[in-house]
A computed fold for a 71-nucleotide RNA from a Clostridiales bacterium, annotated as transfer RNA. Its Rfam family is "tRNA". By type it is a transfer RNA. Rfam describes the family as follows. Transfer RNA (tRNA) molecules are approximately 80 nucleotides in length. Gene Ontology term of the family: triplet codon-amino acid adaptor activity. Lineage of the source: Bacteria > Bacillati > Bacillota > Clostridia > Eubacteriales.
Parts: sequence; C1' cells; structure tokens
RNA sequence: GGUGCCAUAGCCAAGUGGUAAGGCAGUGGACUGCAACUCCAUGACCCCCGGUUCAACUCCGGGUGGCACCU
Repeated sequence: GGUGCCAUAGCCAAGUGGUAAGGCAGUGGACUGCAACUCCAUGACCCCCGGUUCAACUCCGGGUGGCACCU
C1' cells in the first nucleotide's frame, strides 16, 4: 500500500428495512431462623458524521478503532 471481517447494556451475544431477543453480573422484592438455591421485577434509540426512505441497528458514502490475510 491492497483486500476482507468486526464495532449493539458493565461483560458475552441475537437481530440484515417496520419502535433491539437471550445469558452472566448489578439493583429491588418474594422465599428462608440467617443464608444458599429458586422465582419475579428492573436498564441500551445500536462507534461517529452525512445520505436514501413514510420508516434505518439493518441499505449507501466518508471517518475512527480492532482483527485477519496479501504485498
């Protein structure tokens, strides 16, 4: 220098046009003599900017960061 992939909650992670699943952790509650286990409740407009669209996490352009390969 070239090519490809990835960026979503504190962590892991699904969702590829129609108002963002799940798990762990945290917090509150139930249960218990106290705990543990178990159960219930609780949080993100999605890396940044712009564009397309009635509507964008999703499509397009440009950036930023990370990983891999080629040279």